The RNA shown here (transfer RNA) has 72 nucleotides and comes from a Deltaproteobacteria bacterium.
Taxonomically the source falls in Myxococcia (Bacteria, Pseudomonadati, Myxococcota).
[in-house]
RNA sequence: GGGGGAUUAGCUCAGUGGGAGAGCAUCGGCUUUGCAAGCCGAGGGUCUGGGGUUCGAUCCCCCAAACCUCCA
Repeated sequence: GGGGGAUUAGCUCAGUGGGAGAGCAUCGGCUUUGCAAGCCGAGGGUCUGGGGUUCGAUCCCCCAAACCUCCA
């Protein structure tokens, strides 16, 4: 320098154009003499950044960033 992959909640990830989600974690409640486990509930997001297409973008296109991998 070139090819490919991945970037979404604190962590691991789903989500192929219209509602942003799950598990774990955190917090609260129930339960217990107490702890853990279990059950119920809640909070937490500039969806990596910028631009474009579209009535509408996490999703499609372009540029950039940082990470993984292959080739040189």

Rfam family: tRNA. Rfam links the family to the GO term triplet codon-amino acid adaptor activity. From the family's description: Transfer RNA (tRNA) molecules are approximately 80 nucleotides in length. It is annotated as a transfer RNA.
The RNAcentral record of the sequence draws on ENA.